The RNA shown here (small-subunit ribosomal RNA) has 1479 nucleotides and comes from a metagenome.
RNA sequence: UCCAGUUGAUCCCGCUGGAGGGUACUGCUAUCGGAGUUUGACUAAGCCAUGCAAGUCAGGAGUAGCACUUGCUAUUCCGGCGUACGGCUGAGUAACGCGUAGUCAACCUACCCUAUGGACAGGGAUAACCUCGGGAAACUGAGGGUAAUACCUGAUAGCCCAUUGGAGCUGGAAUGCCUGAUGGGCCAAAAGGUGGCGAAUUGGAGCAUUACCGCCAUAGGAUGGGACUGCGUCGGAUUAGGUUGUUGGUGGGGUAACGGCCCACCAAGCCUAUAAUCCGUAGGGGCAAUGGGAGUUGUAGCCCCCAGAAGGGCACUGAGACAAGGGCCCUAGUCCUACGGGAUGCAGCAGGCGCGAAACCUCUGCAAUGCGCGAAAGCGUGACAGGGAGACUCCGAGUGCCGUUCCCACUUCGGGACCGGCUUUUGCCGUGUGUAAAAAGCACGGCGAAUAAGGUCCGGGUAAGACCAGUGCCAGCCGCCGCGGUAACACUGGCGGACCGAGUGGUACCCACGAAUAUUGGGCCUAAAGCGCCCGUAGCCGGUCUGUUAAGUCUUCUGUGAAAUCCUCAGGCUCAACCUAGAGGGCUUGCAGAAGAUACUGGCAGACUUGAGAACGGGAGACGUCAGGGGUACUUCUGGGGGAGAGGUAAAAUUCUGUAAUCCCAGAAGGACCAACGGUGGCGAAGGCGCCUGACGAGAACGUGUCUGACGGUGAGGGGCGAAGGCUGGGGGAGCGAACGGGAUUAGAUACCCCGGUAGUCCCAGCAGUAAAUGAUGCGGACUAGGUGUUGCACCGUCCUUGAGGCGGUGCAGUGUCGUAGCGAAGGUGUUAAGUCCGCCGCCUGGGGAGUACGGCCGCAAGGCUGAAACUUAAAGGAAUUGGCGGGGGAGCACCACAAGGGGUGGAGGCUGCGGUUUAAUUGGAUACAACGCCGGGAACAUCACCGGGAGCGACGGCAGGAUGAAGGCCAGAUUAAAGGUCUUGCCUGACCAGCCGAGAGGUGUUGCAUGGCCAUCGUCAGCUCGUGGUGUGAACUGUCCGAUUAAGUUCGGAAACGAGCGAGACCCUUGCGCCUAUUUGCCACUCCUAUCUUUUCUGAUAGGAAGCACUAUAGGCGGACUGCCUGCGUUAAGCAGGAGGAAGGAAAGGGCGACGGUAGGUCAGUAUGGCCCGAAUCUCCCGGGCUACACGUGGCCUACAAUGCGUAGGACAAUGGGCUGCCACUCCGAGAGGAGGAGCCAAUCCCUAAACCUACGCCUAGUUCGGAUUGAGGGUUGGAACUCGCCCUCAUGAAGAUGGAAUCCCUAGUAAUCGCGUGUCAGCAUCGCGCGGUGAAUACGUCCCCGCUUCUUGCACACACUGCCCGUCAAGUCACCCAAGUCAGAUUUUGGUGAAGCCUCAUUAUCCUUGGAAACAGGGGUUAGUGGGGUUGAGCCAAGGUUUGAUGAGGGGGGCUAAGUCGUAACAAGGUAUCCGU
Repeated sequence: UCCAGUUGAUCCCGCUGGAGGGUACUGCUAUCGGAGUUUGACUAAGCCAUGCAAGUCAGGAGUAGCACUUGCUAUUCCGGCGUACGGCUGAGUAACGCGUAGUCAACCUACCCUAUGGACAGGGAUAACCUCGGGAAACUGAGGGUAAUACCUGAUAGCCCAUUGGAGCUGGAAUGCCUGAUGGGCCAAAAGGUGGCGAAUUGGAGCAUUACCGCCAUAGGAUGGGACUGCGUCGGAUUAGGUUGUUGGUGGGGUAACGGCCCACCAAGCCUAUAAUCCGUAGGGGCAAUGGGAGUUGUAGCCCCCAGAAGGGCACUGAGACAAGGGCCCUAGUCCUACGGGAUGCAGCAGGCGCGAAACCUCUGCAAUGCGCGAAAGCGUGACAGGGAGACUCCGAGUGCCGUUCCCACUUCGGGACCGGCUUUUGCCGUGUGUAAAAAGCACGGCGAAUAAGGUCCGGGUAAGACCAGUGCCAGCCGCCGCGGUAACACUGGCGGACCGAGUGGUACCCACGAAUAUUGGGCCUAAAGCGCCCGUAGCCGGUCUGUUAAGUCUUCUGUGAAAUCCUCAGGCUCAACCUAGAGGGCUUGCAGAAGAUACUGGCAGACUUGAGAACGGGAGACGUCAGGGGUACUUCUGGGGGAGAGGUAAAAUUCUGUAAUCCCAGAAGGACCAACGGUGGCGAAGGCGCCUGACGAGAACGUGUCUGACGGUGAGGGGCGAAGGCUGGGGGAGCGAACGGGAUUAGAUACCCCGGUAGUCCCAGCAGUAAAUGAUGCGGACUAGGUGUUGCACCGUCCUUGAGGCGGUGCAGUGUCGUAGCGAAGGUGUUAAGUCCGCCGCCUGGGGAGUACGGCCGCAAGGCUGAAACUUAAAGGAAUUGGCGGGGGAGCACCACAAGGGGUGGAGGCUGCGGUUUAAUUGGAUACAACGCCGGGAACAUCACCGGGAGCGACGGCAGGAUGAAGGCCAGAUUAAAGGUCUUGCCUGACCAGCCGAGAGGUGUUGCAUGGCCAUCGUCAGCUCGUGGUGUGAACUGUCCGAUUAAGUUCGGAAACGAGCGAGACCCUUGCGCCUAUUUGCCACUCCUAUCUUUUCUGAUAGGAAGCACUAUAGGCGGACUGCCUGCGUUAAGCAGGAGGAAGGAAAGGGCGACGGUAGGUCAGUAUGGCCCGAAUCUCCCGGGCUACACGUGGCCUACAAUGCGUAGGACAAUGGGCUGCCACUCCGAGAGGAGGAGCCAAUCCCUAAACCUACGCCUAGUUCGGAUUGAGGGUUGGAACUCGCCCUCAUGAAGAUGGAAUCCCUAGUAAUCGCGUGUCAGCAUCGCGCGGUGAAUACGUCCCCGCUUCUUGCACACACUGCCCGUCAAGUCACCCAAGUCAGAUUUUGGUGAAGCCUCAUUAUCCUUGGAAACAGGGGUUAGUGGGGUUGAGCCAAGGUUUGAUGAGGGGGGCUAAGUCGUAACAAGGUAUCCGU
């Protein structure tokens, strides 16, 4: 102090996650020491075996042992003190429990201290002990018997109460204190102990009162406690009323003490929205964690307080308890038992079980500190001090250091095993010291680098791998985003690296991060969030001036706010942690008290007028309610006219109509409504309000200093109003019209459309109380630029003020629009704020679940208001941006768009490709446009990749084998399609060798979704970008837009743009005109020659030659066309229209050239190439077969269906090209295909070489003299081979087909159509591809209707981009929840019954004491024990309910989640019926 995650990208809102610190548990790992207030707190305040944790003593009486003289030791009982401390725990408690500050004039205090005064006279018991009993035990009964510092009586002091005095003291205040009198009551003590002296007595009597200890009374102190009060102290209102001893009084009781603490009587109060009561949770604080702080969270350890001692209750004793290691009772549990009865309480220290993720030794010592007892010595002490265990926390140390050769490293830097040297903290051994004793530590000596490094992570966030292997949406990882589907930096391992380090990671929780509950310090138009609107209670806030007060506020001072903790300094442990009975400070943010200040706020008092209200005046208005009146239309009815359809729709039908509709006229009735005016005009708080008139009400504005004098603002609760729809009762019902019926539409159509139609819509009375009730903007006030409309009022100016006029202006109030600053995430807002401030209210805190469930309130119901959780999820959302899309809009464009035309395809037969099927194989690829006469530009073999059969091959290395012969060759036979391939038999040769493991050659094996290259297509569409500048927080925008124009982002003008690039164009090639140059193999006009023919002649014709380059042609160069010229239009532009000239005119025609990119388009089978695979077979060769199959479907083409034709005969005219294993003239043979000879030509020289057309004849509309499929026969030719499976010729045969449904394709000029020719491949094979020329049209020159393209704009919930997104039911799985007849368990409470024990009281019995008495006996007194009665408190138990919580429950209900289920298509675009809200 941030970072990751919503998007294609952006800004914002918002949450989720990460990084820090802390606590507990846990995985892996681990050498040592010190310190500490560390360790069964979290769950079971669950249960406990065993041992220990509280004793002690100059009071008394015994007993036992030793000694035997005094005595010493141990122990029992009576007695004193202690056991109310210390130790443990946190269940309960929301409370005067705790904290803090106070009060007690309402109290107590053992032991301790101070002071004063005392301790007199007596008495009888009882334990122990002895005897006898009971009982299993625990224990207990009777008799005898003894002492005290035990107990009791009396005296004296003393105390208390009542009455009555006094002169006083303290204090804020006497109810207090002091001091008399009288009466009454209650009533102290241990003549002790030790020490001293000590009799005739071993027992110890007795004496004395100088010392110590103890005892009693009073007063005071100290300490400790008790009670009371102010303030503070968790959550829930889905807890709103609670309370009957309750609130107060009087009088009593009780207590140490006040008090309803308790009781009797009287009164009816008391608490509560400033949260009573109820429910849930919880010990409180000092402090601790965290944080910059404010805070938030926690309360384990240490200290203070409280509470508890198995659960509940009760008292006794005592100074103190209602008592953890005391008592009694009940309950539950456990144990013993002879079944009769008993015992017990670890939340003390250890320890055990259980519970759990979770926590140690049944240790040592009283040496220290402290406590109890004691005069003391001392005794006791699981408090405490020590040790042990624990990765509890904090702190400290180590796991070595140095060096060379050598190694690694390209070198430097650097690293390192071995080796050499050094050191010894730590470790081990020993001695001393240390300690209660040990241990540790410390000091010294010895040994020896020895005894000592891990954990997590390495895709981003987040430091660290563009490493390897395995895996292959599997296994797994992941806080979040996300990895994994064959090249994983993300899984698992290896190597390498990063961080921390005796530790390091994980899980849970807390704080921070989070300004993410916002006091400091947030928001609410659209993201979550303004109540539908108004009135108003409490509350909060409040104008100007003066005085006063001093509550808030401020200043100074006093007391207190324990210690520990914290900070600073200092000192002590070797340092540190730690300690200090060292110093200082701070903290406890506070509370209480005292003195002062008076600006502000508040209180009190007085005044003021500007806030607010009132009065008066003339205007405006769909403001409300009630009453009366009117109007058009509509429907129905009546009458008349009229006579066949009407109605309705995209089109129809249902429907109405001959009983007369629709239509026209007249009349009547009825209900609803209120056109035009009418206006981002008016009124109202909102909902809302619209014909005219009246009545009654209400509000606002304007004008006027007329009045009151702060009377105000807001407003939790509360009250009222509140569209449509709905409900109740009563009316009304014309039109419209949920539901419903019918007709259509449709796959369906419970809809949209149509025909009908009930509630309702209307009125009256009531209920309901919600809307996207919206300006998605709470109310009030103040301030902060303007421009321009409009409404109302007032005023001014001006115009003929003829009108209530027109025009212009000013002020106030309202209502629109544009806009500055500012604000805002932006859109936007902007004096009508969403600006700057003040006051008050309401509301929000990720999405879903859900405005649901439960509860409560309201309602007749429907339902409304209030309003969760479990669970689930990483987003949901706002605004804007760029695209894409739309059954949105605008503009423009195009023969692969339409229109206008021409010709086809789709029907037939055939050819060819594909699918499918078949097959041993029918190899493979290409699949909308952009696969299908495509790869393949030519499969009989080969090609060849497929199938069947047969054979061959391993560079290099290792192992095995090999002169005892490897590998190879061969006659003959067998096998075989064939073969020394293999086998049989034998021979030749002479060094290698495929038997095994690696590794190779090769692969048309795989991946075009790993790739290069090339190509197709959008598309020859006009687009695609950049630099600088500018705008915007930003994505982005501008430029590239707008107006024109163009084939064009072509050009011009404008404009925050100015320029530039890739495309378009220019450019290149061909064709079209001319010129120049050149002239063979081309050409032949003129001229000449020769030959032949014709001719009467002139001459002409043909052939050849010479000459020539005029022409044609060839092939090189140049010119030409540029809107250049004219007219018009246009912006004076770009340009467009027409015209002239010209071979050609507006790009002259055709081609080449294909932007940024998209389609994971196609190709690993053309080649190249990564990975993977085969490797003696997926390699290589040979033979045969297959790719040529055939029920069928389909694409492309060929030939036709004929007379614009066909046939026969005759006659013409091309161009591009090709040619030596070639083209082949010419001659001959053959009917022909063709054959045999054979000249020329390596080509402007020779050859291949035309058809349609023209002329003549035939055919005469017929399945034909059309058409040629199919089949038979006979031939030819290429080739090694023609069966599967070539082509050609001849004869014969003569199928379908008579112009082709829905649909669909191509084409704008030398084009379509038609005719043939060449060539490629090629031995042969062309209906194919690529070219060539011949003949040669029709129509449009327009539009955006269809399919599309470009661009602007608009909407979007799309961005994998509409083949998008997405909703609901149903079906399946799973999870949590709700309802539910009930059932079970707990908590709490009421009533009734029962009721242990305690306390109080009475009676009685026994015992004891005392007085009188000789005694009997009588009187008095209390104690103890027993019994009985009464009263009271009352645990517990039983029964019947109430409230509440949890568990469970047949069945029911919705909800969430879950790659590829079903049905539809609701929403997002005008989403194809605009959407949404309420009902």
Model confidence (mean pLDDT): 82 of 100.